The prediction has a mean pLDDT of 75. GlmS glucosamine-6-phosphate activated ribozyme aptamer, 162 nucleotides, folded computationally. The model forms 91% of the base pairs in the Rfam consensus. Its Rfam family is "glmS glucosamine-6-phosphate activated ribozyme aptamer". It is annotated as a riboswitch. Rfam describes the family as follows. This entry contains a glucosamine-6-phosphate activated ribozyme that is found in the mRNA for GlmS. GlmS is an enzyme that uses fructose-6-phosphate and glutamine to generate glucosamine-6-phosphate.
RNA sequence: AAUUUACUUUUAGCGCAUGGGCAAAGCUAUUAAAAGGCUUUGUUGACGAGGAUGGAGUCUGUCGGAAUAAUCAGCGGAUGGCUUCACGGCCUUGCUACGGUCGUUAAAUACUGGUAAAAGCGUGUGGUGACAUGCGUGUACAGAUUCAGUAGAAGUAGAUGU
Numbered sequence: 001a002a003u004u005u006a007c008u009u010u011u012a013g014c015g016c017a018u019g020g021g022c023a024a025a026g027c028u029a030u031u032a033a034a035a036g037g038c039u040u041u042g043u044u045g046a047c048g049a050g051g052a053u054g055g056a057g058u059c060u061g062u063c064g065g066a067a068u069a070a071u072c073a074g075c076g077g078a079u080g081g082c083u084u085c086a087c088g089g090c091c092u093u094g095c096u097a098c099g100g101u102c103g104u105u106a107a108a109u110a111c112u113g114g115u116a117a118a119a120g121c122g123u124g125u126g127g128u129g130a131c132a133u134g135c136g137u138g139u140a141c142a143g144a145u146u147c148a149g150u151a152g153a154a155g156u157a158g159a160u161g162u
Base pairs, nucleotide, nucleotide: 014076015075016074018073019072020044021043022042023041024040025039026038027037028036047064048063049062053086054085055084056083057082058081059080087103088102089101090100091099094160095158096157097156098155109151110150111149112148113147114146120137121136122135123134124133125132126131
């Protein structure tokens, strides 16, 4: 350095679980049951796409799919936007300052095109149950500040080297 096997991790739609929803058991009430009320223990509570030069500040932090008791309200986090500073690329074919624009694939903009998972349907596994989880299915099916392609601009000044 390569290969093989086993284990762990693969992280930001991410984590938590106070309210709410739901389940089970117990209690309450009733002639009894159901509904109701209370308690406990559980369960649910973001589906992928996309996203990192560093510091500070600030903001309810990008995109769509599904659903319409919920992906709802809440807490924590967060690679986002904006402002600013530093560093870096490009505008330059050596350097510096300023200006512009970006972030290591370092050009704004315009046009064209592409990419998902869940849900659904079918079928298993675990659980008393709410529910959790696996597989198959349709070359499944989006949008964006994402990706690809095409088109596509531009410095000012200074000192100095060859």